About this RNA
Large-subunit ribosomal RNA, domain II from a Verrucomicrobiota bacterium, 850 nucleotides, folded computationally.
Context: one part of a larger RNA
């Protein structure tokens, strides 16, 4: 030291016994109908934004919504696919005809079609085993066996046969052209190999069809319309009063005439003034749910013609008319109206109606006359089939490749750069000597040479971390023999075949695993750490990995899609996360060492809701260098002088405008002078000395809190109230207080496991146990409620159905439902099936009402 056995301590954990608190359901028993119980309603606290909807995001200053009632949107059909059921089954299926004395859905018989039993080929055409247990090999469920080992369905993988199709072969045979056997092929088929189909119902799916509902702008037939209004023509009507004074006439006068002049008459004018008319400038008047879907007042425009106007009558929709304004064509006009094709079409926008339980996504890839849209292929889900540990894996270890990011490196290669030092030769500019020299010397580049300084996405000697690939076994390990036209000097190799051994299945953990069929929705995205391109930046655009939001609630961030914690059945008990513990507002006005004073605005916690450069003798703590008992620093007091009014220079300059010099002497000390001053002196001041005084100071950075820099329009926000040895800032330490999150108990769904009927029916869609789970948009399955109607089958009801109504009660996670009372006064219900014009809160939804 190690194993055993006893013994004593503690710790767990069962199981028994006692003592103690709790205590569901039963049972009694007590209270109780004026409740401790259920309901309504009210009021006060505590959480709490308004549905739907498009959207990456709505409570939005997006949209649609007063309210009630009724009606109101995935249907039917024919193709086809998968599934799943049923019947019959190498057939199946109805359909026509006929017969059984009557017009048989059902029985008796015939026929035809349809698909399916055979394929292949463009056709002509040819056309699937054969010594048999319908072929070999591997896996492979059963089944035997103690165990080795055998057997070997369904499948699957692979070799090999056979039939078409092509290629190639060519024997036989022959009318000389054909015929085409046997052997064959890295070719090819939606074939063969002991048939699986037909029919009929159902789900889901996908196309045509009105195609889930509403909904255009538009096209296209065929007709109606000039009663409104535009224009023509026909035939009718109407238009005060005044003004101007064209031609023409008449008289007079003058003139030789032409002709001219004066007055007078006249009574023309797309002439003027102006009234009905007609029409309408301006008020931008009234009026504006009017008197009017164009009126009314006043005012204005025309008012003898291009005027108004009644009747007829003509011209008609790609037409017609038009003094042109796209004006006008019956309140409709950049193509009228009405009918119909038509329930047009819509990648667009609005809506799509009961409930509970399980799974649950994408905004990516390629292609498209794509970009507001579809296929495609990811993702999802349902529905299985085949086996039980085979496998597998967003892990991890081990070994083991590949790599050129990040660092790093330029006294290393590329390319970029700074500063000197040193230098012979060699180029170049410049200088000196010198007549000149490629002759000396000097200097400035360039150059070289040893250093120095900062750099790189598209440099690089190095070279990480994370990340990727690959293996960690029976398809393996291994020994003999063979065979090869590969390969070797070689029976070396290396592949390959035959025969043998070998089982501790060869790293951790974790999980039941593989496989088919089908299938919705998507295919606007967006956020955060980190990398990272533009970009002066963006709550900006575009990528990568990972994590989220979208689809998601809960604790905290006062508040809030995304950030911290954590993700959810119904509950109770206990612990906690982020975050907090002066009040709002559960929790310590705890303890503890500093720090900070903010009279324009102190400060108070990730994202994150701003503040900088520069200052501060505010203060707190630090480097550094100096100065002091040889008496510093500050304060007070004394001195601060002589050569000198130093030279120049200036009108002037005497310390002190201004240049250059900047001694010497006397001394404790005092500059050829730090200011103030004067024209200039003068005077005062300071450097230096010194005298009291008596213990520490004095300078420059550096850094915490603070402060100052720091102006905007409604009054304002550490959330708010307040907070000063803080309820601030920076640190330590405890204690508490909270979440749907851990933990433990119940209970309720799913999911997956286990047990269970031996004697005499019947069950299993039963029953008992254990685990583990439970978020959810779009969407997918499964179970269920509710309403018409038809079968069946049981039953209610005048002793009150059905329907309404109720602060009456009771089940169900829910849609629901059962019972009660009252009113009503005649028809309802269950439960197994079928069947559908089947569920409303939204659609500027329709109609009705309020």
């Nucleotide at each position: 030291g190690a194993c055993a056995g006893u013994g004593c301590a503690c710790c767990u954990g069962u199981g028994c016994g006692c003592u103690a608190g709790g205590g569901a359901u039963g049972u009694u028993g007590g209270c109780g109908a004026a409740a401790u119980g259920g309901u309504a309603u009210c009021a006060a606290c505590c959480g709490a934004c308004c549905c739907g909807u498009c959207u990456u995001g709505a409570a939005a200053c997006a949209c649609g919504g007063a309210c009630c009632a009724a009606g109101g949107a995935g249907u039917c059909u024919a193709a086809c696919a998968c599934g799943u059921a049923u019947g019959c089954g190498a057939g199946c299926a109805g359909c026509u005809g006929g017969g059984u004395g009557g017009c048989a859905a059902a029985c008796c018989u015939a026929g035809a079609u349809g698909c399916a039993u055979a394929a292949u080929g463009a056709a002509a055409g040819u056309g699937a085993a054969a010594u048999a247990u319908g072929g070999g090999u591997g896996c492979g469920a059963u089944c035997c066996g103690a165990a080795a080992g055998g057997u070997g369905c369904a499948g699957c993988a692979u070799c090999g046969a056979c039939c078409g199709a092509c290629c190639a072969g060519g024997a036989u045979c022959u009318u000389c052209u054909g015929u085409g056997a046997a052997a064959g092929g890295u070719u090819u088929g939606a074939g063969u190999a002991g048939g699986a189909g037909c029919a009929u119902a159902c789900u889901u799916g996908u196309u045509g069809g009105g195609a889930c509902c509403c909904g255009a702008a538009a096209g296209a037939u065929g007709g109606u319309g000039a009663a409104c209004u535009a224009u023509g023509c026909c035939u009718g009507a109407g238009c005060a009063g005044g003004g101007u004074g064209a031609a023409g006439u008449c008289a007079g006068a003058g003139g030789a005439a032409a002709c001219u002049c004066u007055g007078a008459u006249g009574g023309a004018g797309g002439c003027c003034c102006g009234c009905a008319g007609c029409g309408u400038u301006a008020c931008u008047g009234a009026c504006g749910u009017g008197c009017a879907a164009a009126u009314c007042g006043u005012u204005c425009g025309u008012c003898a013609a291009a005027c108004u106007u009644g009747g007829g009558u003509a011209u008609a929709g790609g037409g017609g008319c038009g003094a042109a304004a796209g004006a006008c064509u019956a309140a409709u006009c950049g193509a009228a109206c009405c009918a119909u094709c038509u329930a047009g079409u819509a990648g667009c926008u609005g809506g799509u109606u009961u409930c509970c339980u399980c799974c649950g996504a994408a905004g990516u890839u390629u292609c498209c006359c794509u970009c507001a849209g579809g296929a495609u292929a990811g993702c999802u889900g349902g529905a299985g089939c085949u086996c039980g540990u085979a496998c597998a894996a967003g892990u991890u270890u081990u070994a083991u490749c590949a790599g050129g990011u990040a660092a790093a490196g330029c006294g290393a290669a590329u390319g970029a750069u700074u500063a000197g030092a040193g230098g012979c030769c060699u180029c170049a500019g410049g200088c000196g000597u010198g007549a000149a020299a490629c002759a000396c010397g000097c200097u400035u580049g360039a150059c070289c040479u040893a250093u120095u300084c900062u750099c790189a996405a598209a440099c690089u000697u190095u070279c990480a971390a994370u990340g990727g690939g690959u293996a960690a076994g029976a398809g393996c390990c291994u020994g003999u023999a063979g065979c090869u036209g590969c390969u070797u000097a070689a029976u070396u190799g290396a592949g390959c075949u035959a025969c043998g051994g070998g089982a501790u299945u060869g790293a951790a953990u974790u999980g039941g695993a593989g496989c088919u069929c089908u299938u919705a929705g998507u295919g606007g995205g967006c956020c955060a750490u980190u990398u990272u391109u533009g970009g002066u930046a963006a709550g900006c655009a575009g990528a990568a990995c990972u994590g989220g939001c979208g689809a998601u609630g809960c604790g905290g961030g006062a508040u809030g899609a995304a950030c911290c914690g954590a993700a959810c059945g119904u509950c109770g008990u206990g612990u906690u996360a982020c975050g907090g513990u002066g009040c709002u507002c559960a929790a310590a006005u705890g303890u503890u060492g500093g720090c900070u004073c903010a009279u324009g605005c102190a400060g108070a916690c990730a994202c994150c809701a701003u503040a900088a450069a520069a200052g501060g003798u505010g203060u707190u703590g630090g480097u550094u260098g100096a100065u002091u008992u040889u008496g510093a620093c500050a304060g007070c007091a004394g001195g601060a002088c002589g050569g000198u009014g130093g030279c120049c220079a200036c009108g002037g300059a005497a310390g002190u405008c201004g240049g250059a010099a900047u001694c010497c002497g006397c001394u404790a000390a005092g500059g050829a002078g730090u200011g103030u001053g004067u024209a200039a002196c003068a005077a005062c001041u300071c450097a230096c000395c010194u005298g009291c005084c008596g213990a520490a100071u004095c300078a420059a950075c550096c850094a915490g809190c603070c402060c100052u820099g720091a102006a905007a329009a409604u009054g304002g926000a550490u959330g708010g109230c307040g907070c000063u040895c803080a309820a601030g800032c920076c640190g330590a330490c405890u204690a508490c207080c909270u979440a749907u999150a851990c933990a433990c108990g119940a209970c309720c769904a799913u999911u997956g496991g286990g047990g269970c009927a031996a004697a005499u029916g019947c069950g299993a869609g039963g029953u008992c146990c254990c685990a583990a789970u439970g978020a959810g948009u779009a969407g997918g399955a499964g179970g269920a409620c509710g309403u018409g109607g038809a079968g069946g089958u049981u039953g209610u009801g005048a002793c009150g159905c059905a329907g309404c109504a109720c602060a009456g009660g009771a089940c169900g996670u829910g849609a629901g439902u059962c019972c009660g009372u009252g009113u009503g006064a005649a028809a309802c219900a269950g439960c197994c099936u079928c069947u559908a014009g089947u569920g409303c809160a939204g659609a500027u939804c329709u109609u009705g009402g309020u």
It matches the Rfam family "Eukaryotic large subunit ribosomal RNA". Its Rfam clan is "LSU clan". Gene Ontology terms of the family: structural constituent of ribosome and ribosome. Rfam 15.1 lists 107,465 matches to the family in 2,616 species. Its mean pLDDT, the model's own confidence on a scale to 100, is 82. The full RNA is in RNAcentral, with records from ENA.